[in-house]
Model confidence (mean pLDDT): 83 of 100. A computed fold for a 336-nucleotide part of an RNA from a Candidatus Kaiserbacteria bacterium, annotated as large-subunit ribosomal RNA, domain IV. Taxonomically the source falls in Candidatus Kaiseribacteriota (Bacteria, Bacteria candidate phyla). The sequence was found in a public genome assembly.
Context: one part of a larger RNA
RNA sequence: AUGUCCUCAAGGAACUCGGCAAAAAAGCGGCCGUAACUUCGGGAUAAGGCCUGCCCAUCGCAAGAUGGGCCGCAGUGAAAGUUUUCCUGCCAACUGUUUACCAAAAACACAGCUCCCUGCGAACUCGUAAGAGGAUGUAUAGGGGGUGACACCUGACCAAUGCCGGAAGGUCAACCACGGUCGGUAUGCUGCUUCGGUAGUAUGCUGGGCUGUGUAAGCCCCGGUGAAUGUCGGCGAUAACUAUAAUCGUCCUAAGGUAGCGCAAUUCCUUGUCGGGUAAAUUCCGACGUGCACGAAUGGUGUAAUGAGUGGGAAACUGUCUCGAGGACUCGCUCG
Repeated sequence: AUGUCCUCAAGGAACUCGGCAAAAAAGCGGCCGUAACUUCGGGAUAAGGCCUGCCCAUCGCAAGAUGGGCCGCAGUGAAAGUUUUCCUGCCAACUGUUUACCAAAAACACAGCUCCCUGCGAACUCGUAAGAGGAUGUAUAGGGGGUGACACCUGACCAAUGCCGGAAGGUCAACCACGGUCGGUAUGCUGCUUCGGUAGUAUGCUGGGCUGUGUAAGCCCCGGUGAAUGUCGGCGAUAACUAUAAUCGUCCUAAGGUAGCGCAAUUCCUUGUCGGGUAAAUUCCGACGUGCACGAAUGGUGUAAUGAGUGGGAAACUGUCUCGAGGACUCGCUCG
């Protein structure tokens, strides 16, 4: 002094972000026994207790059971393999999937629920196209979005945005059609003429000239639509102590947050207040509600089972620690 191991008085988590690591228990054998809760399947090997070798006898086809005896500290006597257990929250229903090489999760997926599109040469996707997939399918099908088992539920608002429908009116493009107007050019006629022309007019040809009217969708407009994007108030007064406000007034709004939950994975003030647990707890559990800034498929609230998830507590156990000590092997250096 590196690494891998072994042992330890008394204590036993006082360590630490955290029992990380280690230790201990048990060991899918038998018998007994087994709670809350529950979707009645589970939970459950719950938990917890006892037994296990060898010899003899009886019973038995056997496995084995019963009785008696023997030995040891120890009888599934070795080895190997293998989840400590319990109480209580949160999240996610579950098995599954994921950042190959710092994240395995509460993230993704999921069955279920729901909305939208699609009538078949379907929608949709790939391709310039032909064509192909969808599908040798046909709305109990296919595509897309959201939510995410199950139970109880899923409130108000269509003002804005989106989407769907409507067509009276307004606005409105190019082409085109029909007009108006202005040019170019050819020929003829007329007036004037400095005979070079010039003005007018008629008939042709011609101009992507200018302009008017007519014509679509869209937009404006009128309706509908939330498991579409989304949104879901303020002030003042009031009841036989006080306090509070069922109630009233007023302003604004499209409508003012319903049920449920709530200091929460959300609460700033905050270590909120009360109760429990501890000798003592900013954590934890149960309440309260004054929700800075919960809230209903961006789902709300519960929930058995499940989880290498995460928070709190307990038993057992221990060198994690008080606080270190000793030993085995090994690495490096040095000495011989």